[in-house]
RNA sequence: AGAGUUUGAUCCUGGCUCAGAACGAACGCUGGCGGCAUGCUUAACACAUGCAAGUCGAACGGUAACAGGUCCUUCGGGAUGCUGACGAGUGGCGCACGGGUGAGGAACACGUGGAUACCUACCUUUGGAUGGGGGACAACAGCUGGAAACGGCUGCUAAUACCGCAUACGCCCUACGGGGGAAAGGCUUCGGCCGUCCAAAGAGGGGUCCGCGUCUGAUUAGCUAGUUGGUGGGGUAACGGCCUACCAAGGCGACGAUCAGUAGCUGGUCUGAGAGGAUGAUCAGCCACACUGGGACUGAGACACGGCCCAGACUCCUACGGGAGGCAGCAGUGGGGAAUAUUGCGCAAUGGGGGAAACCCUGACGCAGCGAUGCCGCGUGAGUGAAGAAGGCCUUCGGGUUGUAAAGCUCUUUUAGUGGGGAAGAUAGUGACGGUACCCACAGAAGAAGCUCCGGCUAACUCCGUGCCAGCAGCCGCGGUAAUACGGAGGGGGCGAGCGUUGUUCGGAAUUACUGGGCGUAAAGGGCGCGUAGGCGGUUUUGUAAGUCAGAAGUGAAAUCUCCAGGCUCAACCUGGAAACUGCUUUUGAAACUAUAAGACUAGAGUUCGGCAGAGGGUGGUGGAAUUCCCCGUGUAGAGGUGAAAUUCGUAGAUAUGGGGAGGAACACCAGAGGCGAAGGCGACCACCUGGGCCGAUACUGACGCUGAGGCGCGAAAGCGUGGGGAGCAAACAGGAUUAGAUACCCUGGUAGUCCACGCUGUAAACGAUGAGUGCUGGUUAUCGCGGGUAUCGACCCCUGCGGUAACGAAGUUAACGCGUUAAGCACUCCGCCUGGGGAGUACGGCCGCAAGGCUAAAACUCAAAGGAAUUGACGGGGGCCCGCACAAGCGGUGGAGCAUGUGGUUUAAUUCGAUGCAACGCGAAGAACCUUACCUGCCCUUGACAUCCUGGGAAUCUCAUAGAGAUAUGGGAGUGCCCUUCGGGGAAUCCAGAGACAGGUGCUGCAUGGCUGUCGUCAGCUCGUGUCGUGAGAUGUUGGGUUAAGUCCCGCAACGAGCGCAACCCCUACUUCCAGUUGCCAUCAUUAAGUUGGGCACUCUGGAGGGACUGCCGGUGUCAAGCCGGAGGAAGGUGGGGAUGACGUCAAGUCAUCAUGGCCCUUAUGGGCAGGGCUACACACGUGCUACAAUGGCGAGAACAAAGGGCGGCGAAAGGGCAACCUGGAGCGAAUCCCAUAAAUCUCGUCUCAGUUCGGAUUGUAGUCUGCAACUCGACUACAUGAAGUUGGAAUCGCUAGUAAUCGCGGAUCAGCAUGCCGCGGUGAAUACGUUCCCGGGCCUUGUACACACCGCCCGUCACACCAUGGGAGUUGGUUUGACCCGACACCGGUGGCCUAACCUUCGGGAAGGAGCCGUCUACGGUCAGAUUAGCGACUGGGGUGAAGUCGAAACAAGGUAGCCGUAGGGGAACCUGCGGCUGGAUCACCUCCUU
Repeated sequence: AGAGUUUGAUCCUGGCUCAGAACGAACGCUGGCGGCAUGCUUAACACAUGCAAGUCGAACGGUAACAGGUCCUUCGGGAUGCUGACGAGUGGCGCACGGGUGAGGAACACGUGGAUACCUACCUUUGGAUGGGGGACAACAGCUGGAAACGGCUGCUAAUACCGCAUACGCCCUACGGGGGAAAGGCUUCGGCCGUCCAAAGAGGGGUCCGCGUCUGAUUAGCUAGUUGGUGGGGUAACGGCCUACCAAGGCGACGAUCAGUAGCUGGUCUGAGAGGAUGAUCAGCCACACUGGGACUGAGACACGGCCCAGACUCCUACGGGAGGCAGCAGUGGGGAAUAUUGCGCAAUGGGGGAAACCCUGACGCAGCGAUGCCGCGUGAGUGAAGAAGGCCUUCGGGUUGUAAAGCUCUUUUAGUGGGGAAGAUAGUGACGGUACCCACAGAAGAAGCUCCGGCUAACUCCGUGCCAGCAGCCGCGGUAAUACGGAGGGGGCGAGCGUUGUUCGGAAUUACUGGGCGUAAAGGGCGCGUAGGCGGUUUUGUAAGUCAGAAGUGAAAUCUCCAGGCUCAACCUGGAAACUGCUUUUGAAACUAUAAGACUAGAGUUCGGCAGAGGGUGGUGGAAUUCCCCGUGUAGAGGUGAAAUUCGUAGAUAUGGGGAGGAACACCAGAGGCGAAGGCGACCACCUGGGCCGAUACUGACGCUGAGGCGCGAAAGCGUGGGGAGCAAACAGGAUUAGAUACCCUGGUAGUCCACGCUGUAAACGAUGAGUGCUGGUUAUCGCGGGUAUCGACCCCUGCGGUAACGAAGUUAACGCGUUAAGCACUCCGCCUGGGGAGUACGGCCGCAAGGCUAAAACUCAAAGGAAUUGACGGGGGCCCGCACAAGCGGUGGAGCAUGUGGUUUAAUUCGAUGCAACGCGAAGAACCUUACCUGCCCUUGACAUCCUGGGAAUCUCAUAGAGAUAUGGGAGUGCCCUUCGGGGAAUCCAGAGACAGGUGCUGCAUGGCUGUCGUCAGCUCGUGUCGUGAGAUGUUGGGUUAAGUCCCGCAACGAGCGCAACCCCUACUUCCAGUUGCCAUCAUUAAGUUGGGCACUCUGGAGGGACUGCCGGUGUCAAGCCGGAGGAAGGUGGGGAUGACGUCAAGUCAUCAUGGCCCUUAUGGGCAGGGCUACACACGUGCUACAAUGGCGAGAACAAAGGGCGGCGAAAGGGCAACCUGGAGCGAAUCCCAUAAAUCUCGUCUCAGUUCGGAUUGUAGUCUGCAACUCGACUACAUGAAGUUGGAAUCGCUAGUAAUCGCGGAUCAGCAUGCCGCGGUGAAUACGUUCCCGGGCCUUGUACACACCGCCCGUCACACCAUGGGAGUUGGUUUGACCCGACACCGGUGGCCUAACCUUCGGGAAGGAGCCGUCUACGGUCAGAUUAGCGACUGGGGUGAAGUCGAAACAAGGUAGCCGUAGGGGAACCUGCGGCUGGAUCACCUCCUU
């Protein structure tokens, strides 16, 4: 310090997630030792048991228990407070500290800094005093009640208990005359000590008041009657409405009152660079609380944790009458919970209470125990050791790795263990810890390693298992048969007595932005103005000193953090010192800036005067064109409307046309990116009223300014109310069309509405998607308004100033697009707004509205994205250019028939398998009767039909017989070779038998693969290097202007070059030259039936080497180009014709069944052999073909002309036989020699005469031929007979542009035999192409896009189903709270007739004073009524979200097929449709205008 994740890729915006640190933690696995810390975060839930606050006999009366003494004694014991001591009691001090908890409380509770109307036991200091009396009450005793708790009555008694009297240095009150108020003694070694009282002061502690700080919500906006203030009185330690009576009507609040929710606050702690954020365990300060609520008493101090009273709930005891209790003290129990310890030891230390002290008490505290809960330290060994052991794992089978790791050898003993010694903590005594820390000795490597991860982020990889299963997952995402992502293993990485997970906090997150963000299009500028509070504010002078700055002082507790030093062996930890605590307060200064006070100024702002432009607003009036309607005329059959129609109108006279009239609404041309207005908006003309702006000029005012939360006003269209008006248009509605449907688009009608007046509504894509104001920062051009200058008859052209409106652009800016003096640049001021998508601008609440609805405005839940700009593609029922038998123009077909063949389907024991749009279907198959053959049935074999190795035997090999369907089985016969030899034998080849390694598989996966192939497409494209541009993906080059078959070439150009493609080079063919001349040829010579032969090589031909064609020449055109057009010559002319040749890539295209191959599967079978069957089935459907339907023909007869091939298990001649298939025959030929081998269409002649025929030949019968072991299933051919459908083929569809289509035959491969198929060959030989609008495919450029699996894309809503959260809801159940009222405990206070009463007074009667009782005020609990608020449940119901698959449509994205969207209104199953107004965030074409160059 960053990283992952939106995309095909990119940049940005933006959320989600991760890596870090931390914890009072918990859970899982594991666990050796020690030190230091730490340990109910939940139920402030309930608590058994023990302990946690007592002490003082030197305050007192005393003596229950214990011990001692003394006395008595019947030896049992008794008496005696005499002593040590001391139960209970009186009294004093303490119990208000210490300890616990965080419920409540949003408050002077806390923090910080101040203030004083106050109090203060014990302690310290000072001054003074301590004289003299009195009356009681406990204990105790007696009687007595009660189960108990606890009492009652009578009697006795002491005090440092209680009460007077005296005195009063100082003290208090005062009307200044005066008045008032104390005390206690005890002990003593007799020195004194401890007390007591009054007063003053101190210290420490406390009370109270104030400034500032201190959570969230405005969907809480008004709150308040003791309320705010005053006066009198009361009360308190003390100020004060603290309380009361009266008077006044105030007080608080947008700087957030009140209300609601939540919360102990702080020092600190965690995190962070910091600023901040979160937090408030342990330790420390403060507060609050002590079962819940209320109350007071005592006291220096409490409204009191281990005190009291009352009420309530709960628990316990009970004799049922009544009582007792309060662990949020320490342990401990139950419960709750994911979860938190021992019913331990000791007062030795520190501290506290009491005491004169000894001492007692102390669950404070010191220790120990439990828990890896955390932090820190140590250990689990060290050295050597390669045969790189064994085992494991992997493997390409060679090896690698675990790995110096182990074993082995040599050492050490920290720690744990055993034994011995043994502290400090303690200044005299006293040690719980503790025989602890520590030290020494001994034995032995001995007792001591796990957890997690290994796809990326993120360090670490392989095998096996599994097969979208099981599972993983923090995010992205893994798993559907080769998973580094699941599970296991091996190996590796990380940390280590721990390691992971979960939770929480901060960080990263600049993701709430003070430091430190934004708002044109990503979320975000209010629709616009006026203006209040507030914020900000021009120049200058002087003063002040609030802000600001500087100095000083006080405070900011300690601990913590940081630094330095020291102590535990180190560290954690502890101790000391320093620094820091960024703050607050006081004070002294400074005066620049802000502020403030006073004064001055004119540059901001405004006023005045003179001009100017304008659809600015309002009111009234006027005008013409057009539509519609009415009347009259002319006139006749249609009109109207559409893509085409129909509904509709019209012979009752429409439409059309002429004249007249009525009425309403809107104002053509001018008109412009023009003008005006704050925005909405404003358009005929005239008049009146009225707002604002601009220009020029003078004087004046003197900062009067800017912005603007709330507030007020204006505010398109639609809509609402009342009343008018209503021509046209037109939601709704009706009808007609379209359509699968059509609640739409189109058409015919048509009502609200549109118009006016008055009122309401208050929203729009109310947009420049850009708040207002001010200043600054290059230009160019246009236009509107006003002015100046020059020149001119005239500013029309020119120069210039101010103010508007536009276009392009510098710098700059921006994610980019873009903006660019009219900023989205550079700055300042103020306001509004944003913080992931959905849920949702929704629900609830509130305000407004007549309603529709508007404004304000959430949450649960859900997703990992949603989004902006730009890029490359792809796509478009977008555009432009171009090409192709793509269409068109033609010729011939297919689709109809019969047959052949392939496929689907069906059937079957099997009908083996594959190929499936183009690009499967006469395809693999260049040829299934057996074989092939992979399929089925049956019969057999199991190291196997085939390969390698081993052992034993035999040479190999040939042959016969029997059984069987055969495979096979059994038996017999013949026969012994080659090489070496030490003569035993061994070796090579081969056969048989045996054992195991292995063979074998046309079994699966073409979606694991190689290779090969198809296709786009022989389309013209596809890329690279360097450079340049861009943040980048990318672009440029490759685009543009021409041209071409072509990215072919030329020109231009931030590109310059290059590669794969194109072309050419290769083959065939067309012309020719040379060479060669047999098997070819024959002009000349001779010869023959015949180039048959002699001869010849001129010609043809053959096959080698060359030539030839290159836009080379001419003319035109074109940019002096490339090229194109025409011409000449030429066998051939612009690629001459044909072939081979297939770029980068696409289709997970095809093939595991050609072959090869990973993985998986079978192994007496999914392998192998054999026989028979099947692949040839047949209601049907499709593809590809053949033959036809006839006269351009059929048949018969005769005659002519090819090319290219093949041939020895072959082609097979002549000749003969047969009607024929064919047979006999065997010449010749391994082929320019011989054979296949007669080419056919064609031509000539004859016949048939339009018919199911002399067309057509299917089908069937009979008889044959050939091949073959064998033609039944299931071959081909022949002859005779038979003679089906079919008379040119619906929708639709295919091929072909020249030697082509069409037509005619010939050959070959495969092959024993079998072709209508396939591959070749030649013969005859056309028609047509205007042209590119349309269909299909393709190329280039451009445009839009929400597509990128790329339009076979994406995607919307209803409905149905499941689940989830949520709103409404008759109500219902709780909590909190308000108002009114009722009841009213205890206690305090007040009153009080009668009653009672020790201290003091008394005149002895009584008084003073007090008590119980009673009454009253106040009041907790409780109750009634009415609200408010909040939470739970709720039949039913509303929408929302998610979901693999469903239903209906097709709304959006391309012009998305009716451009879309916004507001509003109506309608409709639904997306939606329609009306009105608005926007461009609309494509395309045309026109107008303008800018740049």
Overview
Predicted 3D model of a 1493-nucleotide RNA (small-subunit ribosomal RNA) from an uncultured prokaryote. The coordinates come from a structure-prediction model, not an experiment, and the mean pLDDT is 86. The RNAcentral record of the sequence draws on ENA.